[in-house]
Context: one part of a larger RNA
RNA sequence: GGACGAACGCUGGCGGCGUGCUUAACACAUGCAAGUCGAACGGGGUAUGCGAGGAGCUUGCUUUGAGCAUACUUAAGUGGCGGACGGGUGAGUAACGCGUGAGGAUCUGUCCUAUACAGGGGGACAACAGAUGGAAACGUCUGCUAAUACCGCAUAAGCCUAAGGGUAAAAGGAGAGAUUCGGUAUAGGAGGAACUCGCGUCCUAUCAGCUAGUAGGUGAGGUAACGGCUCACCUAGGCGAAGACGGGUAGCCGGCCUGAGAGGGCGAACGGCCACACUGGAACUGAGAUACGGUCCAGACUCCUACGGGAGGCAGCAGUGGGGAAUAUUGGGCAAUGGGGGAAACCCUGACCCAGCGACGUCGCGUGAGUGAAGAAAUCCCUCGGGAUGUAAAGCUCUGUUGUACGGGAAGAGAAGCAGACGGUACCGUACGAGGAAGCCCCGGCAAACUACGUGCCAGCAGCCGCGGUAAUACGUAGGGGGCAAGCGUUGUCC
Numbered sequence: 001g002g003a004c005g006a007a008c009g010c011u012g013g014c015g016g017c018g019u020g021c022u023u024a025a026c027a028c029a030u031g032c033a034a035g036u037c038g039a040a041c042g043g044g045g046u047a048u049g050c051g052a053g054g055a056g057c058u059u060g061c062u063u064u065g066a067g068c069a070u071a072c073u074u075a076a077g078u079g080g081c082g083g084a085c086g087g088g089u090g091a092g093u094a095a096c097g098c099g100u101g102a103g104g105a106u107c108u109g110u111c112c113u114a115u116a117c118a119g120g121g122g123g124a125c126a127a128c129a130g131a132u133g134g135a136a137a138c139g140u141c142u143g144c145u146a147a148u149a150c151c152g153c154a155u156a157a158g159c160c161u162a163a164g165g166g167u168a169a170a171a172g173g174a175g176a177g178a179u180u181c182g183g184u185a186u187a188g189g190a191g192g193a194a195c196u197c198g199c200g201u202c203c204u205a206u207c208a209g210c211u212a213g214u215a216g217g218u219g220a221g222g223u224a225a226c227g228g229c230u231c232a233c234c235u236a237g238g239c240g241a242a243g244a245c246g247g248g249u250a251g252c253c254g255g256c257c258u259g260a261g262a263g264g265g266c267g268a269a270c271g272g273c274c275a276c277a278c279u280g281g282a283a284c285u286g287a288g289a290u291a292c293g294g295u296c297c298a299g300a301c302u303c304c305u306a307c308g309g310g311a312g313g314c315a316g317c318a319g320u321g322g323g324g325a326a327u328a329u330u331g332g333g334c335a336a337u338g339g340g341g342g343a344a345a346c347c348c349u350g351a352c353c354c355a356g357c358g359a360c361g362u363c364g365c366g367u368g369a370g371u372g373a374a375g376a377a378a379u380c381c382c383u384c385g386g387g388a389u390g391u392a393a394a395g396c397u398c399u400g401u402u403g404u405a406c407g408g409g410a411a412g413a414g415a416a417g418c419a420g421a422c423g424g425u426a427c428c429g430u431a432c433g434a435g436g437a438a439g440c441c442c443c444g445g446c447a448a449a450c451u452a453c454g455u456g457c458c459a460g461c462a463g464c465c466g467c468g469g470u471a472a473u474a475c476g477u478a479g480g481g482g483g484c485a486a487g488c489g490u491u492g493u494c495c
Base pairs, nucleotide, nucleotide: 001495002494003493004492006491007490008489009488010487013365014364015363016362017361018360019358020357021323026321027320028319030318031317032316035081036080037079040078041077043074044073045072046071047070048069049068050067053064054063055062056061057060088276089275090274097201098200099199100198101197102196103195106193107192108191111189112188113187114186115185116184117183119153121151122150128143129142130141131140132139133138158167159166160165172181173180174179202248203247204246209239210238211237214236215235216234217233218232219231220230221229251273252272253271254270255266256265257264258263278299279298280297281296282295301312302311303310304309329355331354332353333352337351338349339348340347341346368398369397370396371395378389379388380387381386402436403432404431405430406429407428408427412422439484440483441482442481443480444465445464446463450479451478452477453476454475460467461466
């Protein structure tokens, strides 16, 4: 000198774009953050129509009404898809975790391409009804029922095969229909995921030996798949001063900062990968998880309780307490982009888009312009002559960036229509009127900038050298000056 997710002190007009718990992966009140489909299904509700039957009787009317149909709707339930994405955090991890390059023994929902198929049956379980336990959470028993839920049979590409054979699928919905949305199997693709290897990846030798599924083989099991991944048997190996093993520290990278570069430091924001979700363990479902807002077990903590037993997990967005030098709103909207569901309408979306707060950073603008005296007043200095602040002010003439008020008013919404949170915002016009808008640090040398007074080794200053003990350009104040400027200084860290 540069840089910063900064903090502190003094000061503070506006706007654009960014950015904001670096500490306690500490504990969390409250609300929201993942639903959706009635065009898969039964049931419920409302309306309308038909209406067996019953009642009243005035014998052809009134009323009631099981059931059926249609339309709309539906919290809960069965079922499907999605809750494995998106969002957060960096605790752990020195590792094929990451980066880069290569590889073969793999899987893959939705999507795309192609081919073929969907025949004929069956039995349940919720919801519901009844009974019943419990304070609650939540159950238990009996009975009924539907399906794109479940299960056989048939068919057959595929798969396995010792070539004889074995095994092996499906579902319908909407529509007047045309048709369309789905279903099953196989082959391929796209994208995704898993695995293996070469190389690279911090400090420490005051860590020198480490290792028993350990190293390899045979066989078997297991897996989507290779493999000591697991097991039985056999062999006795394997790693290590080119640093094994141990200890410490740490998420890695694209990148960011600095530097002429080489290098050094860092890994906030944004993007990729990984890991984690109160702590530890486990599997289930599924194309995909060993699953942040799923399940089970154990533990700590908090809460409810009728004391028998239960409930919870903000490292999602806000917000609270705590810690800290220190870090924001319990805001608006799905209008855009994107995601989930749906045929669609649409619903959901604290992703996202916006707004709010903070000079935290960066960029831009303003705080007026011209004219105006050999120079007002005031203040400071003075050799008392004068000098300085100083064209500075006043005055005069203007301007209207900005501000205030009023009026107009977007783009962002591409393709016929509709749809704008931001926002009556940006922007434009008119009016008003210099009006509302400058500070901070420094002035001994380094290092741009000097005098007076006060103080008297005191009070104080200080980055280094050093100032202060009675004329201090070094302390304090004032005048003046220098620097930067909505900032200026200080501290911290890195180069």